The RNA shown here (Glycine riboswitch aptamer) has 92 nucleotides and comes from a Streptosporangiaceae bacterium. It was read from a public genome assembly, where an Rfam model found it.

[in-house]
């Protein structure tokens, strides 16, 4: 000098899932909110398989479980993926 790969940051793509019932208000085409009952899985978070272990302990997900979140449209959020910058290296 220094690539992929790794962190971090900006942009940019990013799905699923009742506006069903009921009560409040309210600016009464409808819109906020609070409740039931269903749902949904891709923030977050539990749990595990092979493996490995004399035993513990490890040990993963877009599986699973929905505490959490979300479930008209908009916004927000998003696992995940492109790309730009910047960062300590290592191989070279």
């Nucleotide at each position: 000098c220094g690539a992929c790969a790794c962190c971090g940051u900006c942009c940019g793509g990013g799905a699923g899932a009742g506006u069903c019932c009921c009560c409040a208000g309210c600016c009464u085409c409808g819109c906020u909110g609070g409740g039931g009952c269903g749902c949904c899985g891709a923030a977050g978070g539990g749990g595990c398989a092979a493996c490995a272990u004399c035993c513990c302990c490890g040990g993963a997900a877009c599986c699973u479980c929905u505490c959490a979140g979300g479930c008209a449209a908009c916004a927000a959020g998003g696992a995940c993926c492109g790309g730009g910058c910047g960062g300590g290296a290592c191989a070279g």
Record summary: Model confidence (mean pLDDT): 82 of 100. The organism belongs to Streptosporangiaceae, within Bacteria.